[in-house]
Molecule: transfer RNA
Organism: bacterium
RNA sequence: CGGGGAGUAGUAUAGUGGUAGUACACCUGCUUUGGGAGCAGGCAGCCCGAGUUCGAAUCUCGGCUCCCCGA
Numbered sequence: 001c002g003g004g005g006a007g008u009a010g011u012a013u014a015g016u017g018g019u020a021g022u023a024c025a026c027c028u029g030c031u032u033u034g035g036g037a038g039c040a041g042g043c044a045g046c047c048c049g050a051g052u053u054c055g056a057a058u059c060u061c062g063g064c065u066c067c068c069c070g071a
Stems, first nucleotide, its partner, number of pairs: 001070007010024004018054001026042005047063005
């Protein structure tokens, strides 16, 4: 310098244009002498900007970071 891939909650991950989900973690309650386990509930998220569209996590363009390949 060129090509490809990835970026979603504290962590991991799903979601191919129409309600953002799951697990662990965290908080509250129940249970227990207490802790753990279990059960019920809760908190918390689309890397940044622009565009297309009635509507964008999703499509397009630019940028940032990380990974891989080539030179």